[in-house]
This record gives sequence, structure tokens and C1' cells, in this order.
RNA sequence: AAUCCGAAAAGGCAAACCCUUCGCGAGGAGGUGACGCAAAGCCACGGGCCCCAUGAGGGCAGCCGGGUUGCCGAA
Repeated sequence: AAUCCGAAAAGGCAAACCCUUCGCGAGGAGGUGACGCAAAGCCACGGGCCCCAUGAGGGCAGCCGGGUUGCCGAA
């Protein structure tokens, strides 16, 4: 230094509920709030699930896999 790994500390993210707002909807954004998270950062590529106004349609990255970037550091 790299890969694997995840004790500690610092810092980070933020489920449900509730409020505002956008959307037909699944859901998105902001606030509140923490169930959790070492990629719970990003990308719909494969599988999966979901929605509608059913088509060259849309959503979920906090369902799994894959791609890509990345903080800290004992064993």
C1' cells in the first nucleotide's frame, strides 16, 4: 500500500408515524423523528416487487445480485 475484515473513536446517512408540497398512482421533495445502516453513496444492467391515464409508460438503490466511487482502523 492492496484485498478481506469490522473492535474503538470522530464524522455521516435516516425506517415508521406526523406536517407541508408535487404526482392519477406506485412514489418524489422538504420539515420533524430514529427503526436501523460500513456503502442505507451513486447507477434500473439482471432478477424481484409495486403503479397507472396500458405504452417505445412509470416507481422502488432501506429486496437480492451486478457495476462504480468512497471515510476511519484494532484484531